[in-house]
Context: one part of a larger RNA
RNA sequence: UGACGGGACCCCGCACAAGCGGUGGAGCAUGUGGUUUAACUCGACAAUACGCGAAGAACCUUACCUGGUCUUGACAUCUUGCAGACCUCCAUAGAGAUAUGGAUUUCCUUCGGGACUGCAAUGACAGGUGGUGCAUGGUUGUCGUCAGCUCGUGUCGUGAGAUGUUGGGUUAAGUCCCGCAACGAGCGCAACCCCUAUUGUUAGUUACCAGCAUUAAGUUGGGGACUCUAGCAAGACUGCCGGUGAUAAACCGGAGGAAUGUGGGGACGACGUCAAAUCAUCAUGCCCCUUAUGACCAGGGCUACACACGUGCUACAAUGGCUGUUACAAAGGGAUGCGAAGUCGCAAGAUGGAGCUAAACUCAUAAAAACAGUCUCAGUUCGGAUUGAAGUCUGCAACUCGACUUCAUGAAGUUGGAAUCGCUAGUAAUCGCGAAUCAGAAUGUCGCGGUGAAUACGUUCUCGGGGUUUGUACA
Numbered sequence: 001u002g003a004c005g006g007g008a009c010c011c012c013g014c015a016c017a018a019g020c021g022g023u024g025g026a027g028c029a030u031g032u033g034g035u036u037u038a039a040c041u042c043g044a045c046a047a048u049a050c051g052c053g054a055a056g057a058a059c060c061u062u063a064c065c066u067g068g069u070c071u072u073g074a075c076a077u078c079u080u081g082c083a084g085a086c087c088u089c090c091a092u093a094g095a096g097a098u099a100u101g102g103a104u105u106u107c108c109u110u111c112g113g114g115a116c117u118g119c120a121a122u123g124a125c126a127g128g129u130g131g132u133g134c135a136u137g138g139u140u141g142u143c144g145u146c147a148g149c150u151c152g153u154g155u156c157g158u159g160a161g162a163u164g165u166u167g168g169g170u171u172a173a174g175u176c177c178c179g180c181a182a183c184g185a186g187c188g189c190a191a192c193c194c195c196u197a198u199u200g201u202u203a204g205u206u207a208c209c210a211g212c213a214u215u216a217a218g219u220u221g222g223g224g225a226c227u228c229u230a231g232c233a234a235g236a237c238u239g240c241c242g243g244u245g246a247u248a249a250a251c252c253g254g255a256g257g258a259a260u261g262u263g264g265g266g267a268c269g270a271c272g273u274c275a276a277a278u279c280a281u282c283a284u285g286c287c288c289c290u291u292a293u294g295a296c297c298a299g300g301g302c303u304a305c306a307c308a309c310g311u312g313c314u315a316c317a318a319u320g321g322c323u324g325u326u327a328c329a330a331a332g333g334g335a336u337g338c339g340a341a342g343u344c345g346c347a348a349g350a351u352g353g354a355g356c357u358a359a360a361c362u363c364a365u366a367a368a369a370a371c372a373g374u375c376u377c378a379g380u381u382c383g384g385a386u387u388g389a390a391g392u393c394u395g396c397a398a399c400u401c402g403a404c405u406u407c408a409u410g411a412a413g414u415u416g417g418a419a420u421c422g423c424u425a426g427u428a429a430u431c432g433c434g435a436a437u438c439a440g441a442a443u444g445u446c447g448c449g450g451u452g453a454a455u456a457c458g459u460u461c462u463c464g465g466g467g468u469u470u471g472u473a474c475a
Stems, first nucleotide, its partner, number of pairs: 001475002003472003007469007015459002019423005026314008034305002042053002064300007073125001077124002079121006088103006106115003127289002130287003136283002138278003141274001143272001148187006154163003167178003193266004198234007208223002212221002240254005316416001320375006332363003337356002342351003382413001387408007429451007
């Protein structure tokens, strides 16, 4: 000087407390461990692994296994020789890779040859999702959006170092003020950026419709007011008033205002820590394989199943289930695409093909809610697992191993032990909608809006963190 203490003091955080809803019990989905297997490819392991890489394993993907094949190679550059355009199509054998045979046919040229392909030779080489993340770059997690981490000069100390950065106040903040052997500066904080909340103005189609006319319908004429869209501006700054305070910084209350003391949300992550993660995104040193640890193909596997754990979905019902009627969104996607009306089917869906390169057409009926009826506390008209049958769709192909529909079946489950998680406001809870990936395949992920709470006395305690100080046989 640090680190540590079941030392002291100050402060903060959904850390506790106060509340609301969960997980832990059930069934299923999904990931992991274990076990099994020819293979169940690999990585990730307290917090910081486990709906994680994977924004999507039937083939492909695919790295794994079995079998069948190739050896200058599936891919790149170069050398030599021979032959021919390549491509494409057909036949036979085969699981296919592939093998054999046939058809079809060039371009440029300085006539040497070149482009492209095949065969052969020969090596230089290719290739490796093989090893090492403890050789590395790059990227990322984490402490932590915590308020810290440092430097120059000066001064003090023999020196390691100290000072500044400590102290008195204050702040979300090393934020600001005052004081001070310090004076300044840098990286962080804040601000500058984006979205959102209010208004003005410009513009008025594909959006809008107050008044006028018109219609089944903003449908049409028309309008430029309103909504909305998207450019440009305004607006918020402790600016104003009162009080407290050291006359400071600031704090408390108030006015005005759409909005107040960082308005709300996002992006943004200091010096460093964990030899943290990744050689399987990529790049890369070294080591290893080179008729195989490389390459091609078919089938299988990654989907197994006495079990254990994590994360979720659906429930156990009456604040509910079922039936009917009737309202109100936002944000997105769409040309190998979205696909309307109509018709057929109980339905999944089929048919159909209008319109749309989209404020125009379409996906697309939002659902919870409201109104009416029914059920009457039961393993039920709760719950929907499982299983049987019949189908639909995608796709060469749904057996291993897809999603969905209909009929039948109708399991566990009556609110969950110890323990444990999230959340402070348009939040929790609850309700639906969309997108990426994607032929098909979400209860996951990322977004969007609808309805919309309770509680916070407080900082004694638990956990994590910041500052000062103290002890130390630790570095």
Overview
Model confidence (mean pLDDT): 83 of 100. Small-subunit ribosomal RNA, 3' major domain from a metagenome, 475 nucleotides, folded computationally.